Overview:
A computed fold for a 362-nucleotide RNA from Hydrogenophaga crassostreae, annotated as Bacterial RNase P class A. It is recorded under the gene name rnpB. Model confidence (mean pLDDT): 76 of 100.
């Protein structure tokens, strides 16, 4: 260098304005909202999305219910071995198939030769081989059942048709992936191993009105309720206080010192991983916070301008590359909702590594 694969990393930068929202700390225990639980309002100082937060498809942590034991049933997983908290995730390795240049083998538009047999070259097709690298729901057709487009006389059941023999005895038969011996298990099976159910609307704890339940007391010998107020008139059959479950509505679960994050290690494995040191604490709402507005610098497009290079042209002039610079639009994908490991999916554009074949130099 040229071609084909693989990871890894960022995800505008900066300044001012003005605002969201969480923790502290000080400030008030005043005021504000509630019936209570319990929130709130001010200053100051610090934290505030993502590689995918997504989709919820797998595996868990957590939590509540259940739970002697064993079978069946359902639903899962399926080479081997490790990794991890777990797993359908990852790594290792058989196997299988896929995977370019060049080689090989075939064909070959032209073109050349020729003794008219064919030779020669040669874009460009096709085929095999593998490279890095990829893909694979890669246990079983020994039990039982089902399937198999077109083509084909016939497709899973043994037969068909043609010769042929004493005998279905021996021979052939075209189509097709597949013809009597076989393929399919991403159809049932069957094997072997997992697996209680449900989810943060999980779940605990405070807790109204209203309605309704339980007790206790009073109460037609008039409780209560209303008008004038010693007392009367009038309606009256309930009334008063307790507990309990629950709603609404609140706190906590919940912002985490833990499967946590970054750095190192002449530590250990081929490798996922796993040990050791050091050093950090890192969003957290619930009508849902992480913005807007301006300014600059940066990045891409698309259009003008200048310089330099290159090719083609007698020139004029025309294409390309790069470098200054001007204006204008854009600057992805998408936003946490208990919390994590993973898969899948989406991404404008940038950066870096590093493998593997071919070519050229030394």
């Nucleotide at each position: 260098g040229a071609a084909g694969c693989g990871c890894g990393c960022c995800a505008g930068g900066c300044c001012g304005u003005c605002g969201c929202u969480g923790g502290u700390g000080c400030a008030a225990u005043c005021g504000c909202c509630g019936a209570a639980a319990g929130g709130c309002c001010g200053c100051a100082c610090u934290g505030g999305a993502g590689g995918a937060a997504c989709g919820u498809c797998c595996g868990g942590a957590c939590u509540g219910c259940a739970c002697a034991g064993g079978a069946c049933a359902g639903c899962g997983u399926a080479g081997g071995a490790g990794g991890u908290a777990a797993c359908a995730c990852c790594u290792c390795u058989c196997c299988a198939c896929c995977g370019a240049c060049a080689a090989g083998c075939u064909u070959g538009a032209u073109g050349g030769g020729u003794u008219c047999g064919c030779c020669c070259a040669a874009a460009g097709g096709g085929c095999c081989c593998u490279a890095a690298g990829g893909u694979g729901a890669g246990g079983a057709u020994c039990a039982g059942a089902g399937c198999a487009a077109c083509a084909g006389a016939g497709a899973c059941g043994a037969g068909c048709c043609g010769a042929u023999u004493c005998a279905g005895u021996u021979c052939g038969g075209g189509u097709g992936a597949a013809a009597c011996g076989g393929g399919c298990a991403a159809u049932c099976u069957c094997u072997a191993c997992g697996c209680g159910c449900a989810g943060c609307a999980a779940u605990a704890c405070c807790a109204a009105a209203u309605a309704g339940g339980c007790c206790a007391g009073c109460g037609u010998u008039g409780a209560c309720g209303u008008g004038g107020u010693u007392c009367c008139g009038c309606g009256g059959a309930g009334c008063u206080g307790g507990c309990g479950g629950g709603u609404a509505g609140g706190u906590a679960g919940c912002a985490c010192c833990g499967a946590g994050c970054c750095g190192g290690g002449u530590g250990g494995g081929u490798g996922a991983c796993c040990c050791c040191c050091g050093g950090c604490c890192c969003a957290g709402a619930u009508g849902a916070a992480u913005g807007a507005c301006g300014g600059u610098c940066a990045c891409g497009u698309u259009c003008g301008g200048g310089g330099c290079c290159c090719u083609u042209g007698c020139a004029a002039a025309a294409g390309g590359g790069u470098u200054c610079u001007g204006a204008a639009c854009g600057c992805a994908c998408a936003a946490a909702a208990u919390c994590c490991g993973g898969c899948g999916u989406a991404u404008c554009g940038g950066c870096g590594c590093g493998c593997u074949u071919c070519a050229c130099a030394c």